[in-house]
This is a predicted structure of a 157-nucleotide RNA (c-di-AMP riboswitch aptamer (ydaO/yuaA leader)) from uncultured Lysobacter sp.
The coordinates come from a structure-prediction model, not an experiment, and the mean pLDDT is 79.
The RNAcentral record of the sequence draws on MGnify.
Of the family's consensus pairs, 96% are formed in the model.
């Protein structure tokens, strides 16, 4: 000096020292970041079992749509981190492996493209929360190691 991430920066009391800074505890500001809160609008679910109708098709199956019925499932935030497939496994939960919706890095910034390297986890709320002006509340961690081209615009020594 760079990187993910909101997670930076003043100030006041204490503590510590011979003092002042760091450091440490308490509070108060600005920056940044989230939640929660009318009007107006917006929402009236999903899945599975069965019947009926209805499209397609020489016939039969299959599919597709649309309506009853009968049974099942809570909901919501932060965040890129969501979905599918396959395999262990008796089923759930889990675990494994492939891809994927995003995401994020290759050093002055911003934009496009080309190539290369990664992530696609986790935690929380508790039967509650759509949007939401006003107004109310919360957080400011914690973890890493990079140095590829090319065009434009811009900045600086």
């Nucleotide at each position: 000096c760079g990187c993910c991430g909101a997670g930076u920066u003043c100030c006041c009391c204490g503590g510590g020292u011979c003092a002042u800074g760091u450091c440490c505890g308490g509070g108060g500001g600005a920056g940044c970041g989230g939640g929660g809160g009318a009007a107006c609008c917006a929402c009236u679910g999903g899945g599975a079992g069965c019947c009926g109708g209805g499209c397609c098709g020489c016939u039969c199956u299959u599919g597709c749509c649309c309506g009853a019925c009968u049974c099942c499932c809570g909901g919501g935030g932060c965040g890129a981190g969501u979905c599918g497939c396959g395999g262990c496994a008796g089923c759930a939960c889990g675990c494994c492996g492939c891809g994927u919706a995003g995401c994020g890095c290759c050093a002055g910034u911003c934009c496009u493209u080309c190539g290369g390297c990664g992530c696609g986890a986790g935690c929380c709320c508790g039967u509650c929360a759509g949007c939401u002006a006003a107004c109310c509340c919360c957080g400011u961690a914690g973890g890493c190691a990079g140095c590829g081209a090319a065009g434009g615009a811009u900045g600086g020594a």